[in-house]
c-di-GMP-I-GGC riboswitch aptamer from an Armatimonadota bacterium, 86 nucleotides, folded computationally. Its mean pLDDT, the model's own confidence on a scale to 100, is 85.
RNA sequence: UCCGACAAAGGCAAACUCGAAGCGAUUCGAGGACGCAAAGCCACGGGUCUCGGACGCCACGCACCGAGAUAGCCGGGUUGCCGAAG
Numbered sequence: 001u002c003c004g005a006c007a008a009a010g011g012c013a014a015a016c017u018c019g020a021a022g023c024g025a026u027u028c029g030a031g032g033a034c035g036c037a038a039a040g041c042c043a044c045g046g047g048u049c050u051c052g053g054a055c056g057c058c059a060c061g062c063a064c065c066g067a068g069a070u071a072g073c074c075g076g077g078u079u080g081c082c083g084a085a086g
Stems, first nucleotide, its partner, number of pairs: 002086001003083002011036002016031006034072001040078003044075003047070007
């Protein structure tokens, strides 16, 4: 360094509930633990989702454009705790 113990010390916290913000996706706080070795951080690529626009349409949807959300969807970047076996 790779790697990741039925190791130790710690850490985070899904669903759900309550409160707050937002048109919404969702976020924040409290409770709560399904899980997590980067479930720390970054929207760079892809995906998904939301709102708006415009063309067409009976209308919706798809595709397109714009603005957002998601790092616990995947990839990538970056920083980092511990130390058995190999």